[in-house]
RNA sequence: AGAGUUUGAUUCUGGCUCAGAACGAACGCUGGCAGCGUGGAUUAGGCAUGCAAGUCGGACGAGAUUGCCUGUGAUAGCAAUAUUAUAGGGAUGACAGUGGCGAAAGGGCGAGUAACGCGUGGGCAAUCUGCCUCUGAGUUGGGGAUAACCCGCCGAAAGGUGGGCUAAUACCGGAUGUGGUCACUCCUCGCAUGAGGGGAUGAUUAAAGACGGGGAUCCUUCGGGACCUGUCGCUUGGAGGUGAACCCGCGUACUGUCAGCUUGUUGGUGAGGUAACGGCUCACCAAGGCUUACGGUUAGCUGGUCUGAGAGGAUGGUCAGCCGCACUGGGACUGAGACACUGCCCAGACUCCUACGGGAGGCUGCAGUCGAGGAUCUUCUGCAAUGGGCGCAAGCCUGACAGAGCGACGCUGCGUGGAGGAUGAAGGCCUUCGGGUUGUAAACUCCUGUCAUUCGGGAAUAAUUUCCGGUGUGUUAAUACCACAUCGGGUUGACGGUACCGGAAGAGGAAGCCACGGCUAACUCUGUGCCAGCAGCCGCGGUAAUACAGAGGUGGCGAGCGUUGUUCGGAUUUACUGGGCGUAAAGGGUGCGUAGGUGGUUUCGUGUGUCGGAUGUGAAAGCCCGUUGCUCAACGACGGAACUGCAUUCGAAACUGCGAAGCUUGAGUGCAGGAUGGGAGAGCGGAAUUCUUGGUGUAGCGGUGAAAUGCGUUGAUAUCAAGAGGAACACCGGUGGCGAAGGCGGCUCUCUGGAAUGCAACUGACACUGAGGCACGAAAGCUAGGGGAGCAAACAGGUGUAGAUACCCUGGUAGUCCUAGCUGUAAACGGUGUACACUUGGUGUGGGGGGAAUUAACCCCCUCCGUGCCGAAGCUAACGCGUUAAGUGUACCGCCUGGGAAGUACGGCCGCAAGGCUAAAACUCAAAGAAAUUGACGGGGGCCCGCACAAGCGGAGGAGCAUGUGGCUUAAUUCGAUGCAACGCGAAGAACCUUACCAGGACUUGACAUACAACUGCACGCCCCGCGAAAGCGGGGAAGCCUUCGAGGGUGUUGUACAGGUGCUGCAUGGCUGUCGUCAGUUCGUGCCGUGAGGUGUUGGGUUAAGUCCCGCAACGAACGCAACCCUUGUGACUAGUUGCCACUCCCGAUGAUGAGUCGGGAAGCACUUUAGUCAGACUGCCCUAUAUUGGGAGGAAGGUGGGGAUGACGUCAAGUCAGUAUGGCCCUUACGUCCUGGGCUGCACACGUGCUACAAUGGCCGGUACAGAGGGAAGCAAGACCGCGAGGUGGAGCAAAUCCCGUAAAACCGGCCUCAGUUCGGAUUGAAGGCUGCAACUCGCCUUCAUGAAGUUGGAUUCGCUAGUAACAGCGUAUCAGCUACGACGCUGUGAAUACGUUCCCGGGCCUUGUACACACCGCCCGUCACAUCAUGAAAGCCGUCUGCACCCGAAGUCGCCGGAGCCAACUCGCAAGAGAGGCAGGUGCCGAAGGUGUGGGUGGUGAUUGGGAUGAAGUCGGAACAAGGUA
Repeated sequence: AGAGUUUGAUUCUGGCUCAGAACGAACGCUGGCAGCGUGGAUUAGGCAUGCAAGUCGGACGAGAUUGCCUGUGAUAGCAAUAUUAUAGGGAUGACAGUGGCGAAAGGGCGAGUAACGCGUGGGCAAUCUGCCUCUGAGUUGGGGAUAACCCGCCGAAAGGUGGGCUAAUACCGGAUGUGGUCACUCCUCGCAUGAGGGGAUGAUUAAAGACGGGGAUCCUUCGGGACCUGUCGCUUGGAGGUGAACCCGCGUACUGUCAGCUUGUUGGUGAGGUAACGGCUCACCAAGGCUUACGGUUAGCUGGUCUGAGAGGAUGGUCAGCCGCACUGGGACUGAGACACUGCCCAGACUCCUACGGGAGGCUGCAGUCGAGGAUCUUCUGCAAUGGGCGCAAGCCUGACAGAGCGACGCUGCGUGGAGGAUGAAGGCCUUCGGGUUGUAAACUCCUGUCAUUCGGGAAUAAUUUCCGGUGUGUUAAUACCACAUCGGGUUGACGGUACCGGAAGAGGAAGCCACGGCUAACUCUGUGCCAGCAGCCGCGGUAAUACAGAGGUGGCGAGCGUUGUUCGGAUUUACUGGGCGUAAAGGGUGCGUAGGUGGUUUCGUGUGUCGGAUGUGAAAGCCCGUUGCUCAACGACGGAACUGCAUUCGAAACUGCGAAGCUUGAGUGCAGGAUGGGAGAGCGGAAUUCUUGGUGUAGCGGUGAAAUGCGUUGAUAUCAAGAGGAACACCGGUGGCGAAGGCGGCUCUCUGGAAUGCAACUGACACUGAGGCACGAAAGCUAGGGGAGCAAACAGGUGUAGAUACCCUGGUAGUCCUAGCUGUAAACGGUGUACACUUGGUGUGGGGGGAAUUAACCCCCUCCGUGCCGAAGCUAACGCGUUAAGUGUACCGCCUGGGAAGUACGGCCGCAAGGCUAAAACUCAAAGAAAUUGACGGGGGCCCGCACAAGCGGAGGAGCAUGUGGCUUAAUUCGAUGCAACGCGAAGAACCUUACCAGGACUUGACAUACAACUGCACGCCCCGCGAAAGCGGGGAAGCCUUCGAGGGUGUUGUACAGGUGCUGCAUGGCUGUCGUCAGUUCGUGCCGUGAGGUGUUGGGUUAAGUCCCGCAACGAACGCAACCCUUGUGACUAGUUGCCACUCCCGAUGAUGAGUCGGGAAGCACUUUAGUCAGACUGCCCUAUAUUGGGAGGAAGGUGGGGAUGACGUCAAGUCAGUAUGGCCCUUACGUCCUGGGCUGCACACGUGCUACAAUGGCCGGUACAGAGGGAAGCAAGACCGCGAGGUGGAGCAAAUCCCGUAAAACCGGCCUCAGUUCGGAUUGAAGGCUGCAACUCGCCUUCAUGAAGUUGGAUUCGCUAGUAACAGCGUAUCAGCUACGACGCUGUGAAUACGUUCCCGGGCCUUGUACACACCGCCCGUCACAUCAUGAAAGCCGUCUGCACCCGAAGUCGCCGGAGCCAACUCGCAAGAGAGGCAGGUGCCGAAGGUGUGGGUGGUGAUUGGGAUGAAGUCGGAACAAGGUA
């Protein structure tokens, strides 16, 4: 620090996801030790049991118990003495009580609380403060009770009640008054109220003792007391400290779909109340107060913690500060302090006890338990330390605390060994079978000894208080006592026999988890086969899975490792730092304007903001830095820094704000002449449509792609004239004008708005923007009343269509128009908010002004405003924008934050309604999107080509037959090929074989290959016999290799490896092939352009068969294709001359007239033909036309590629082939292998393709007569001759071939017959007789002869081939092959045409361009209803919870007020007493008042028959809306 994911690829926008860190965590697997931390986050749910707050006898009475002393008695004893009883004394002092202090702390939890609750800084002149410190004064004299206790009574208990006795530091009067308080007065001070101090007088106001010591004197009940002294107390003041209360500024969550709230409310006066201010409470008066209020939801706040570069964001567990709470709600009492966690009263819920009458209780203390939960510990030890309470103290209490235990929950440290060790062991895994890897890893050798184990030693934390003994000081009458200081000594350890140290033994006891497709470090095998499964995102899995599962290996971390959850980060993805709004989400429809924000220029003042200094505070802990202590670290100690803040104070004055005074440039006013479809009202006009009337006139009109509906003989359309009525204003007219926008167009008049230009007189910042608000606001729509010609939703009819609720046509109502209102929305768009400033230009156009010039106008130049186009810089993802900015800045407003759900639901506001404005969530997806690129496609465009169409010739489709395919059939009808590009295709030849299929019979190292081992006899083989369809099985026999005698080769049998498979996968492959297409295309290097994909080149203008060539050009070159080079054919030359040729010459023979001549043969020859080799020739080379080219011409056998062939670019179709061969993987192995016999591949209601033969006279038949080329031939071709009507047979000359043979070419030509018919056409089918091949022609061959003589009379829709030696017609040959179903295929020659105007259309293709939502690429994509399933959600008659407002009823406890002279009462007063009084209590009552009840609202949640839309789902149904002109943009 980034990465993955939208696309064929790209850039951008934008979301989703990942890598990091953290946690009070949980879960899975695993688990050695130690230290330090940490551990009920959920049900503030319920709790058994134990403990968590007591203490003081030096406040008090009483006093169980225990022992001591004294006296007396009894028993035992001589006695000492022992035991026992009793009295007294002083000790000890349990349980309980009176009294004091504490119990308001400590400890727990976070329910409530959005608050002066918390944080921070202040105020208190508006306050209180026990214990503590310092200090002043005092501590006097009395009184009456009461608990405990005793005796009764009631009650199950808890407890209550009556009578009697008694004490105090308990309670109550009195005295004194330093003082305090109140009233009066003076001084000082202050921010107001006021505060502090002084003085005089008056009123009022206190107290308690306990303990220690002591020499005189006094008293004594002889115990002691008075007295003196000390300590601890008590009372009243003052000061301080600590703690607490109250008030204020600022900060402190979300929500506006909560916008208004409030009646003690806001203020005043008076009173009450409080420690104290205050509506805190009350009476009266006024009508105010608040506004992010009021309401809802959530939440304890902070120091801090986590994260982050920071700013921020999230969080508030442990530790620390504050607050709140204590079963729920209410209340007060006591007290310095509480409205009180382990106090009280009341109400409620729950639990427990009960004798049913009544009672008891509160773990959100420490342990522990149940429940709920994914989940959180021991019913431990100790007060040794620290701290707290009480006490003079000893001491007691202390689940605070200190420790230990449990949990890998976290952080930290240590270990599980170290060194050497190659035959690179074995085993595992992989393998190309060679090896590689695990791997120095192990074994083995030599060491070490941490931790654990065991044995032994063994801490610090302890300092006191206190106790003992000294010394000193103080107090005092005092050398007592006491206090303080100091010295010495004694005692005290839960943890713990722990830490730590030492010894011993032995590598011995101690490693796992996750991952390995990319992100992301790490790869192979096997299994599985869209199954099982994985997955954070993208995505893997459908038979070769580095993605599932296992294994080996590797990577990462390591006593842990992964997963899940949560937070921050990455995310600049809420943008303060630090984003955007033309098209990606996003500018309000437009203006005016309030609050607010911002604001020209000069001077002075002030000091709000701002800047600087100082002071206080910002608790400690934490973070950071330094030092230091535990062996290190974690952890801890000390010091520093920091705490970015707040407050106070001093200063500065540039900028900002404020105050004052000016200025004129911003803004406005005035004046002048022009421009204008700006607005409103009134009037007027002509053209056209329609209608009415009349005239003329006759059969159609109208409408469409074509039609029909419609109108018309009752006279339409057409035409003329007149009239009516409504609406709209042609031409001018223009990216021209005006307006804020919507919008505005005939002419005239009236009223009225704004802008521009020019002048520079006036005001003097008056400005800009603008949340709310107000106004305007197309069309459609609504209300009321008019109007209604044309047009025209709805509707009707016609057409069209599979349908057509549409497009087209004929009609037609609202509406469109006017008046008055409403609605308030539009792609209200420049998809671009308003204002101002700045920043190169060019060229149009509208309005004004100026200059020059002119008679004048124009042209021309300058300038201001408006409106367009092109473009610089710059900006932009790109497209594009570009002084009219989307550039550079300023000010203000509005808006955006992934797609869908959704601009929807609910709520609110507006509206008559339609609807508008505001505006979510659940759920779902990993994209949705913008711009541009390359392709592909278009019922887009342009150009061009092709037997593509057209023009022609001949066919197919109809018939019969052949052949292939489908289908059907079958035991099997083997398999493959399936639009063009399968179908006379693989198959250049299925009777057996082939053969792969079926039935049956056999074999099992095999029909075939290689290797090894063993054995046997010798070859293999041959002959014979039996079974058998054969294969095969069984039996017998003869002969029998070579040898150097070791053996060798071969064969057989047995066994092991292996063979074999036309079994599967052409979607695992190689190779080969088809096709687009012999179409002209496809690319590369460098350069240039572009952020990039890419582009350029290859586009453009021409031209070509051609990306062929030329020109131009940011391209220049090059490659594969095209062409050429190759073969063949057409002309010529040369060479060669046998088997070819025979002109000339010669010879022979036949014939003739032994003449010419003709025929045959030979010689000679190579002239010709020909053969086969080498060359020549043609190149637009020459002439005309400007290049290329094209056209014409000359010459030439041939002319513009001369004809034909071979040759097939980059690629496409997962095209075809595992059955040609090869080959990975899988499968079979006495069978899916091999052999044999027979059958099948030939099966036949049918359909299709390709062909043959025909339908006839351009013909058929008969007879005669010509002319080829290219091939083949030895298990072959076969001549002459003979036989047969023929197929053929007999026979065998010749020939391995320019020699011999196949081998007579046929159509053609000549002559004859047939005469238009199912025929002398046609030949299917069938019968008979033969021939040939072959082991064998039944299934199932071909041929011949005779006989038979079917359909068919030129073929529907549709469709195929062909442009010249071509089509058509005719025959010939060859491969395969024993033979043949060949009418097929491949070749050959003969005869030999017609037509092409042309490119509109059909098909295919090429180039350019355009649109695109396609990229599996139009056989694409994609929308909606319906049906089914699932999910979430809205509405809904209602129903059920919960929270809450208001009104009323009832009204506990309790404070306060009143009554309390009819109950009760010791203290004080009067009184001898009785009694009375004062005062109090019980009780009663009033206000308030919790819970409860009734009624009525509101919020919120759940549920709900039914219903609405939404989302998702593999193949469902119907259509075909969008994307191309998407077929109606």
Model confidence (mean pLDDT): 83 of 100. Small-subunit ribosomal RNA from a metagenome, 1529 nucleotides, folded computationally. Its Rfam family is "Bacterial small subunit ribosomal RNA". Rfam links the family to the GO terms structural constituent of ribosome and ribosome.